Source information
The prediction has a mean pLDDT of 75. A computed fold for a 94-nucleotide RNA from Desulforhopalus singaporensis, annotated as TPP riboswitch aptamer (THI element). The sequence was found by an Rfam model in a public genome assembly.
RNA sequence: UGGAACUUGCAGGGGUGGCCUCUGGCCUGAGAUGAUACCCAUUGAACCUGAACUGGUUAAUACCAGCGGAGGGAGUUGCAGGAAAACAGCAGAU
Numbered sequence: 001u002g003g004a005a006c007u008u009g010c011a012g013g014g015g016u017g018g019c020c021u022c023u024g025g026c027c028u029g030a031g032a033u034g035a036u037a038c039c040c041a042u043u044g045a046a047c048c049u050g051a052a053c054u055g056g057u058u059a060a061u062a063c064c065a066g067c068g069g070a071g072g073g074a075g076u077u078g079c080a081g082g083a084a085a086a087c088a089g090c091a092g093a094u
Base pairs, nucleotide, nucleotide: 001088002087006082007081008080009079010078011077012040013039014038016035017027018026019025020024047072048071049070053066054065055064056063
């Protein structure tokens, strides 16, 4: 100096609803479009389809259980760094 594991950033994917007395207010949520935010990235219920689904529950959404060992879903990636085992190489000194 090279160097595996490990690791950071960027590139990627996604959602934005319900209720009311509706220029606004209330509910849940990480997020309810003032997004330079938030969530997720295969160890993938982030999110989509089935689904205006089924039971419980709520003002309603939400929530709980099921559906669900369902079907899909973004990179077994690239670039730039960090790190540095085994080992290898180079240089110097003796």
Notes
The source organism's lineage runs through Bacteria, Pseudomonadati, Desulfobulbales, Desulfocapsaceae and Desulforhopalus.